A computed fold for a 413-nucleotide RNA from Glycomyces tenuis DSM 44171, annotated as Bacterial RNase P class A.
RNA sequence: CGAGUCGGCCAGGCGGUCGCGGCAGUGACGGCAGUGUCUUCUGAGGCGCGGGUGUCACUGGCGAGGAACGUCCGGACUCCUCAGGGCAGGGUGGUUGUUAACGGCAACCCGGGGCGACCCGCGGGACAGUGCCACAGAAAGCAGACCGCCGAUUUCGGUCGGUAAGGGUGAAACGGUGGUGUAAGAGACCACCAGCGCCGCCGGUGACGGCGGCGGCUCGGUAAACCCCACCCGGAGCAAGGUCAAGAGGAGCCGUUCGCGGCUCUGCGCGGAGGUUCGAGGGCGGCCCGCCCGAAUCGCGCCCGGAGACGGGCGCGGGCCUUCGCGGGUAGACCGCUCGAGCGCGCCGGCGACGGCGCGCCUAGAUGGAUGGCCGUCCAAGACAGAAUCCGGCGUACCGGCCGACUCGUCCC
Repeated sequence: CGAGUCGGCCAGGCGGUCGCGGCAGUGACGGCAGUGUCUUCUGAGGCGCGGGUGUCACUGGCGAGGAACGUCCGGACUCCUCAGGGCAGGGUGGUUGUUAACGGCAACCCGGGGCGACCCGCGGGACAGUGCCACAGAAAGCAGACCGCCGAUUUCGGUCGGUAAGGGUGAAACGGUGGUGUAAGAGACCACCAGCGCCGCCGGUGACGGCGGCGGCUCGGUAAACCCCACCCGGAGCAAGGUCAAGAGGAGCCGUUCGCGGCUCUGCGCGGAGGUUCGAGGGCGGCCCGCCCGAAUCGCGCCCGGAGACGGGCGCGGGCCUUCGCGGGUAGACCGCUCGAGCGCGCCGGCGACGGCGCGCCUAGAUGGAUGGCCGUCCAAGACAGAAUCCGGCGUACCGGCCGACUCGUCCC
């Protein structure tokens, strides 16, 4: 210098001007609690101070991202009853770590690719069982004879038998090379090599690796097919959920001077069905067991029993609970809400992910939903895109630029 690999960072800059959303401060105005003082006919009223608060104005400071995105995975938080047992179902899948947790991440192992830096792998089990292996091919799984080869036979067309060394098909045809052997052949036998299984030793926490011995001589692939093994898995989600206020009407209870008043519950309207504790219906994701939650009753009429008080039954109506259909409506205020598994720097432990300690910092919080518009100027000419409970990941989109480490090649010293 050229070609690459990996990692990190930035995301137009500056100035002016007009706006928007929180926060803080100051001022003006209004006025609540409280309080001082005065008047007083003791009912109250006037004047002042005024924590906090509402509106307005001014000032100051802050105000989207590396992905805020997709909502794929994991958690925090909230409610449901802290969610039981069995079966079913779903998820994960080399090992060791890391973490609040994960399907993430780190290091390593194994397999594959690259000269290399490095990259890729949905990477448990195919001697537990079952299934499948398209097309082609004679044959696709405890195999198989189409051609060829060899033997027998023949009416010379063929037929029968042997044979997996050769040809052909295929993603895959039951080890490779050489020899012995044979009618021709074959792990039938032998030597070496590859591979599999078992045993032993060594190294490693482990996945696994190395060495030696023995064995039958070779035993295909597929588990993003059923299945087996190990581990994990309750649901709904910030419109979660909570507090306060308003609310026509309705029901029950209590009181009553019979006018009504108080308390509790319910509460958008209309209609249907079932139930009202001898319980409709619901929950524990599906099923069973087991467990749990679950409504509120009132009046009238008739009949039966009873001396009566009263009890029982049936029916009707109101209320309450569940459910279905139709129509209407789309949200008053506040909390949750942003200080958090937080960010930056330094030191320490660790190969690393990460962890510990110290110091420093505060960094959007809307709810008709802010973070923008215009002008000037500079340059390399500006991409993808924007919070909505929060956090850790993954995936996807992206103009252009900067930095660091490393690899290969060429040349020079």

The source organism's lineage runs through Bacteria, Bacillati, Actinomycetes, Glycomyces and Glycomyces tenuis.